[in-house]
């Protein structure tokens, strides 16, 4: 140089244009449990509020398509594998 394949919460990781603040895990927190600690178990876990719920924002930057984008086009940044 050429080709593929990819970038999603703090970390790994799923995700058919609408039903998703985002399955699952582990982390952190609170709480039961226990003489203490570990394991287990329940609950939270993006941010506001009039907190059984409502709004808002959110998926690598930008920019488009549509009523509606994590998801689709386009350009840019980065990664990993081939192959020269």
């Nucleotide at each position: 140089g050429g080709g593929c394949a990819g970038a999603u919460g703090g970390c790994c990781g799923a995700g058919u244009g609408g039903u998703u603040a985002a399955u699952g895990g582990c982390a952190a927190c609170a709480g039961a449990c226990u003489g203490u600690a570990a394991a287990u178990c329940u609950g939270u876990c993006a941010c506001g509020c009039u907190u059984c719920g409502c709004g808002u924002u959110a998926c690598g930057g930008a920019g488009g398509u549509u009523c509606a984008a994590a998801u689709c086009c386009u350009u840019c940044u980065c990664u990993g594998c081939c192959c020269a």